[in-house]
Predicted 3D model of a 73-nucleotide RNA (transfer RNA) from an Anaerolineales bacterium. Rfam family: tRNA. Rfam's curators write: Transfer RNA (tRNA) molecules are approximately 80 nucleotides in length. The family's RNA type in Rfam is transfer RNA. The sequence is in RNAcentral, with records from ENA and MGnify.
RNA sequence: GGCCCCGUAGCUCAGUGGAUAGAGCGAGUGCUUGCGGAGCACUAGGUCGCAGGUUCAAGUCCUGCCGGGGUCG
Numbered sequence: 001g002g003c004c005c006c007g008u009a010g011c012u013c014a015g016u017g018g019a020u021a022g023a024g025c026g027a028g029u030g031c032u033u034g035c036g037g038a039g040c041a042c043u044a045g046g047u048c049g050c051a052g053g054u055u056c057a058a059g060u061c062c063u064g065c066c067g068g069g070g071u072c073g
Stems, first nucleotide, its partner, number of pairs: 001072007010025004018056001027043005049065005
């Protein structure tokens, strides 16, 4: 350098072009307990890597960059 895959919450990841973007773990608060843990309930936390494009509508499709991984030379 060519090609392929990935980038969404603190972490691991879902999310057939459509309505307020979600789960588990983690964090916080409360209940419970002699104190914890476990359990239960609730809450917070997101420029969906960046910039353009297509579309009535983009996390999703297209292009270019950036980052990570793989492969070929």
Background
RNAcentral records the identical sequence in 3 taxa. Its mean pLDDT, the model's own confidence on a scale to 100, is 80.